[in-house]
RNA sequence: CAGUCAAUUAAAUAGCCAGCUCGUAUAAAGGCGGGAAUAGGCCCGCCAGUCUCUACCUGAUCACCGUAAAUGAUCAGACUACGAGUGAUUGAGAAAUUCGC
Numbered sequence: 001c002a003g004u005c006a007a008u009u010a011a012a013u014a015g016c017c018a019g020c021u022c023g024u025a026u027a028a029a030g031g032c033g034g035g036a037a038u039a040g041g042c043c044c045g046c047c048a049g050u051c052u053c054u055a056c057c058u059g060a061u062c063a064c065c066g067u068a069a070a071u072g073a074u075c076a077g078a079c080u081a082c083g084a085g086u087g088a089u090u091g092a093g094a095a096a097u098u099c100g101c
Stems, first nucleotide, its partner, number of pairs: 019086007026055001030047006040065002049056001057077007
């Protein structure tokens, strides 16, 4: 001087995986406050429901209200949490087939 190993410190970079199906939860339900519309039937907020974080809406059809303050029924459609199955990725191994050497 160089290399290797180990420890410590600092900095930087990269990675964490899907998807699908099913189950459980919740009934995408319920109770209210304030505001708005009526060619409409909404907006904001609170409570509450889940051994549960989050969400608590959209559309169609029918009904109802008749200018007033209140919506209802049916059907279809999610997200989220957890679990299971399938699958995917990576590595290793085995067998068969095909092609090439």
Source information
Predicted 3D model of a 101-nucleotide RNA (Purine riboswitch aptamer) from Paenibacillus lutrae. The model forms 100% of the base pairs in the Rfam consensus. It matches the Rfam family "Purine riboswitch aptamer". The family has 133 seed sequences and 4,097 matches in Rfam 15.1. Rfam's curators write: Riboswitches are metabolite binding domains within certain messenger RNAs that serve as precision sensors for their corresponding targets. The coordinates come from a structure-prediction model, not an experiment, and the mean pLDDT is 77. Taxonomically the source falls in Paenibacillus (Bacteria, Bacillati, Bacillota, Paenibacillaceae).